[in-house]
RNA sequence: AGAGUCGUCUGGGUUACCGCGUCGGAGUUAGCUCGCUAAUUGCGCCGAGGAAAGUCCGGACUCCACAGGGCAAGGUGGUGGGUAACGCCCACUCGGGGUGACCCGCAGGAAAGUGCAACAGAGAGUAGACCGCCAAGCAAUUGGUAAGGGUGAAAGGGUGGUGUAAGAGACCACCAGCGAUGAUGGCGACAUUGUCGGCUAGGUAAACCCCACCUGGAGCAAGGUCAUAUAGAGAGCGUUUGAGAUCGGCCCGGUCGAGCUCUCGGGUAGACCGCACGACUUCGUUGGCAACAACGAGGCUAGAUAGAUGGUGACCCAUCCGAUACUCGCGAGAGUGCGGUGGACAGGAUCCGGCUUAUAGGGCGACUCUUCUU
Numbered sequence: 001a002g003a004g005u006c007g008u009c010u011g012g013g014u015u016a017c018c019g020c021g022u023c024g025g026a027g028u029u030a031g032c033u034c035g036c037u038a039a040u041u042g043c044g045c046c047g048a049g050g051a052a053a054g055u056c057c058g059g060a061c062u063c064c065a066c067a068g069g070g071c072a073a074g075g076u077g078g079u080g081g082g083u084a085a086c087g088c089c090c091a092c093u094c095g096g097g098g099u100g101a102c103c104c105g106c107a108g109g110a111a112a113g114u115g116c117a118a119c120a121g122a123g124a125g126u127a128g129a130c131c132g133c134c135a136a137g138c139a140a141u142u143g144g145u146a147a148g149g150g151u152g153a154a155a156g157g158g159u160g161g162u163g164u165a166a167g168a169g170a171c172c173a174c175c176a177g178c179g180a181u182g183a184u185g186g187c188g189a190c191a192u193u194g195u196c197g198g199c200u201a202g203g204u205a206a207a208c209c210c211c212a213c214c215u216g217g218a219g220c221a222a223g224g225u226c227a228u229a230u231a232g233a234g235a236g237c238g239u240u241u242g243a244g245a246u247c248g249g250c251c252c253g254g255u256c257g258a259g260c261u262c263u264c265g266g267g268u269a270g271a272c273c274g275c276a277c278g279a280c281u282u283c284g285u286u287g288g289c290a291a292c293a294a295c296g297a298g299g300c301u302a303g304a305u306a307g308a309u310g311g312u313g314a315c316c317c318a319u320c321c322g323a324u325a326c327u328c329g330c331g332a333g334a335g336u337g338c339g340g341u342g343g344a345c346a347g348g349a350u351c352c353g354g355c356u357u358a359u360a361g362g363g364c365g366a367c368u369c370u371u372c373u374u
Stems, first nucleotide, its partner, number of pairs: 001370010012316007020047002023044002026041006049345001053356002056354005061219004068252004073215005078092005093107001094105004108210002113208002115204002130149002132145005157175006176200002178197008223273004232264006244256004280299008317343001320340003325336004
């Protein structure tokens, strides 16, 4: 200097004029129940996001509701920690990718069962004899074989030998896998390693399934308070011999219960609360590899309800493109100046913790690889 990897911050600035919203406070005018209402003029604090998006998870909060048993359904899936909790975060283990920094993983079980793998091939899992080799036979053919060849993504562990009619874990040595059993290290997943066994039982579970763990429902249009308005009619069942409602789906069991269910028809739609002090945030100390926790000292940052933070002008600057002048340096190289260009994704509505998706640029830190100079 170039190319990368990971983390983090920011995401235009200044100024002038005009214009908005909540809250606080000072006036003026009018009404009036004498401290309220309405209108209006100034002043002050504050006023969208890293994702406000998706509505994918987890909760706080509210109601059902005083709470169960079983079945089914759904979710998660290596180990250990963090957290209010999670399908999230951190660390580690195993597997895969990369020269590397690092990145990815729906990561328990295939000797519990069922299924799937087109075609080719003799045969694709209680899975084989096509070509070939060997033996008998004049021949047709019969028997043995699974080492060699072929088909296929995948074919009965691999290499070398003994042996055989020809072969074959049939036997032997070494290796791989599997099983049993130890030792060392680790909280653990697991790692390293010893001994025995000829056992060789393929792949797939983001296929069904098995195993382990977890799981009430609905949602701020939840739910409350006040005010206003109204119109009932018919049918069915029932009043302790229990109609009906309710407990996520079903069953059992339970609770409430004197009115309930259905059809037709009518009235009301206003105001207030919920509504922002939080599992909040900034800094420091301590502990921890880290996520994070504890303690201490500070801070208050939208609360609208047809829905607010905007409009115009000027200047500056980031980025990118072009042309080449000057300066610094031993050098590789770096900086300043000139002209043009002009800034992404995108906006609350109960709140919070995550994940996912979109994003023009710019700054900072650590690390990896390559090249060059001294």